This is a predicted structure of a 73-nucleotide RNA (transfer RNA). Rfam family: tRNA. From the family's description: Transfer RNA (tRNA) molecules are approximately 80 nucleotides in length.

[in-house]
RNA sequence: UCUCUUGUAGCUCAGAGGUUAGAGCGAGCGGCUGUUAACCGCUAGGUCGUUGGUUCAAAUCCAACCGGGAGAG
Numbered sequence: 001u002c003u004c005u006u007g008u009a010g011c012u013c014a015g016a017g018g019u020u021a022g023a024g025c026g027a028g029c030g031g032c033u034g035u036u037a038a039c040c041g042c043u044a045g046g047u048c049g050u051u052g053g054u055u056c057a058a059a060u061c062c063a064a065c066c067g068g069g070a071g072a073g
Base pairs, nucleotide, nucleotide: 001072002071003070004069005068006067007066010025011024012023013022018056027043028042029041030040031039049065050064051063052062053061
């Protein structure tokens, strides 16, 4: 320098154009228990890497850039 891949909650990830953005773990609160753990319930937490474009509609498609990973030279 080029090619491919990836970026969504604190962490690991799902969501493959259609109307409310989710799960598990973690956190907070409550229940249960003599207490802790385990178990059960509830709650909070996201401008979906950035900027543009396409579309009636974009986390999703396209382009450029930024960061991570792999490969080639």
The RNAcentral record of the sequence draws on ENA. The coordinates come from a structure-prediction model, not an experiment, and the mean pLDDT is 81.